[in-house]
Molecule: SAM riboswitch aptamer (S box leader)
Organism: Mucilaginibacter segetis
RNA sequence: CGCUUAUGGAGAAAGGCGGAGGGAUUAGACCCUGCGAUGUCUUGGCAACCUGUGCUUACAAGGUGCUACAUUCUACUUGGACGGUUUAACCGGUCAGGAAAGAUAAGCG
Repeated sequence: CGCUUAUGGAGAAAGGCGGAGGGAUUAGACCCUGCGAUGUCUUGGCAACCUGUGCUUACAAGGUGCUACAUUCUACUUGGACGGUUUAACCGGUCAGGAAAGAUAAGCG
């Protein structure tokens, strides 16, 4: 880097450096941010996956990971009810699914 599988509305703080944007890309919204963001370092913490103990239910925190807002929300597609218009079609948001994409873990190449 690629492929496969699984997960995702829960959980979890401070300090130092630094100095302007950030929340994956694109578009639209919304939010965070000089009362210091993204990032990075240290110490904590959480417990998603592997691991260990244990044996159906929990513990541990060894390896990764995570530690603002639902993967922040929407976009592609299916269906339901509601509203507008109304013969239908169409539009709007909302609810419940399925995809795509990205993220994390494990295995393989």